[in-house]
Context: one part of a larger RNA
Molecule: small-subunit ribosomal RNA, 5' domain
Organism: uncultured bacterium
RNA sequence: GAUGAACGCUAGCUACAGGCUUAACACAUGCAAGUCGAGGGGCAGCAUGGUCUAGCAAUAGACUGAUGGCGACCGGCGCACGGGUGAGUAACACGUAUCCAACCUGCCUUAUACUCGGGGAUAACCUUUUGAAAGGGAGACUAAUACCCGAUGGUAUAUCUUGAUCGCAUGAUUGAGAUAUUAAAGAUUUAUCGGUAUAAGAUGGGGAUGCGUUCCAUUAGAUUGUUGGUGAGGUCACGGCUCACCAAGUCUUCGAUGGAUAGGGGUUCUGAGAGGAAGGUCCCCCACACUGGAACUGAGACACGGUCCAGACUCCUACGGGAGGCAGCAGUGAGGAAUAUUGGUCAAUGGGCGAGAGCCUGAACCAGCCAAGUAGCGUGAGGGAUGAAGGUUCUAUGGAUUGUAAACCUCUUUUAUAUGGGAAUAAUUUGCGUUACGUGUAGCGUAUUGUAUGUACCUUAUGAAUAAGCAUCGGCUAACUCCGUGCCAGCAGCCGCGGUAAUACGGAGGAUGCGAGCGUUAUCC
Numbered sequence: 001g002a003u004g005a006a007c008g009c010u011a012g013c014u015a016c017a018g019g020c021u022u023a024a025c026a027c028a029u030g031c032a033a034g035u036c037g038a039g040g041g042g043c044a045g046c047a048u049g050g051u052c053u054a055g056c057a058a059u060a061g062a063c064u065g066a067u068g069g070c071g072a073c074c075g076g077c078g079c080a081c082g083g084g085u086g087a088g089u090a091a092c093a094c095g096u097a098u099c100c101a102a103c104c105u106g107c108c109u110u111a112u113a114c115u116c117g118g119g120g121a122u123a124a125c126c127u128u129u130u131g132a133a134a135g136g137g138a139g140a141c142u143a144a145u146a147c148c149c150g151a152u153g154g155u156a157u158a159u160c161u162u163g164a165u166c167g168c169a170u171g172a173u174u175g176a177g178a179u180a181u182u183a184a185a186g187a188u189u190u191a192u193c194g195g196u197a198u199a200a201g202a203u204g205g206g207g208a209u210g211c212g213u214u215c216c217a218u219u220a221g222a223u224u225g226u227u228g229g230u231g232a233g234g235u236c237a238c239g240g241c242u243c244a245c246c247a248a249g250u251c252u253u254c255g256a257u258g259g260a261u262a263g264g265g266g267u268u269c270u271g272a273g274a275g276g277a278a279g280g281u282c283c284c285c286c287a288c289a290c291u292g293g294a295a296c297u298g299a300g301a302c303a304c305g306g307u308c309c310a311g312a313c314u315c316c317u318a319c320g321g322g323a324g325g326c327a328g329c330a331g332u333g334a335g336g337a338a339u340a341u342u343g344g345u346c347a348a349u350g351g352g353c354g355a356g357a358g359c360c361u362g363a364a365c366c367a368g369c370c371a372a373g374u375a376g377c378g379u380g381a382g383g384g385a386u387g388a389a390g391g392u393u394c395u396a397u398g399g400a401u402u403g404u405a406a407a408c409c410u411c412u413u414u415u416a417u418a419u420g421g422g423a424a425u426a427a428u429u430u431g432c433g434u435u436a437c438g439u440g441u442a443g444c445g446u447a448u449u450g451u452a453u454g455u456a457c458c459u460u461a462u463g464a465a466u467a468a469g470c471a472u473c474g475g476c477u478a479a480c481u482c483c484g485u486g487c488c489a490g491c492a493g494c495c496g497c498g499g500u501a502a503u504a505c506g507g508a509g510g511a512u513g514c515g516a517g518c519g520u521u522a523u524c525c
Stems, first nucleotide, its partner, number of pairs: 001524003005521005012377005018370002020335001025333003029330003034077003039074002042070002046068003049064006084288003093213008103205002108201008116150004126139005156181011186193003214260003221251003226248008263285004267278004290311005313324004341367001343366003349363001350361004380411004390402005416462003420458002425452001430447008469514005474495003480509005490497002
């Protein structure tokens, strides 16, 4: 000098940033991922309309998918993002550079072509059955942008024939021909949105390699899918990735193997630099989601709020069996020197779905708590000597000091309290009107949208009014006297101080330093 700090004393305000470093310990409760009716059958609930009944009206009841809309259900997209944590990992994990002629890529963009014909189911609903529950079983019915079959098809895929060009090798690109195989879905407001195939782009990912990346030799040998080859399997793709066979290799004192520790980087702290130390907040990458294992779906996961199996723990149970996973946001217990609210809003930014309106969003933006940090402001300013009283002290009728300090006079009002006014952040989307092209895109006008917030800020009134402490004073080190104590009580970072005149202990007066903080402790340079 620095800190994600803690502790002691003290404490007025504002802004900005920060806040479980320990138990990757266990978690009550609420919320954190939904959306689409312009894909579908439908109608549980709500609203509207219609019919009927109670003589009419009012009102009440029943029926009716007819309409708005819509719980549950089928289907699509999303849930692989966003958010958390740092346990594991000394590794192509990360950083940097290069390569893939060995690869994939939903949504998006561009281009070309197509979108024909048919079929069988199934959930919901209904009937029934079983179970304490969680949840199942059976029967019957039905739809789709769900599923299946067929047709057509090429710049697709596979095989074969043939030509050209190129490359760092295996080879790559491209032209012609033949054979075989593979596609689609509709919706509505009739103009659009979709669907399928192919080629390319963009984005995102996967893989390979060079170099760099802690300590221990009181770890010296390690290895059998081990090292290489042939063939096969597997993968989006290369590869002992896996398997069969063959060979006996491969790594290592330039530190293999083993052990310990640890997420990596941008960066941060310190230092003149070289270095040393750290990796919290923010950004990028990786890994993990009670512990261990596994795959399914999907463009993408071996998936935090999905599935299955095993284990530990907790809970429910009718004892037969079931349910759960905060290292999401709040919050609780525990641990600890120690770390916050079971808050508000989707107004902005961004994300998902949707034609859109819109819905969802503990992402995000705000507010709350905390001197835990940084910065700014204030606690008044000018005048004022009887150098007042009081305190302390000395060489004591007197001086010195506290000290222009106070009183007193004249001002100011940041701040405080009260009155009144009062934002920016908002661009729009969208509705209506209108103009251009021409039939939904752009422009213009108008209306509408603010959580924070009646906040920030401004004005007026009042009145010095509401606001100073902490540590030190032997030397290092700025700042000294008196009293008490008497190697006691105690101090102390080092040297050391204290045994009767202690500037070093305790108190007082004074002084010095910093100041809404000041000291102590811990850690790094």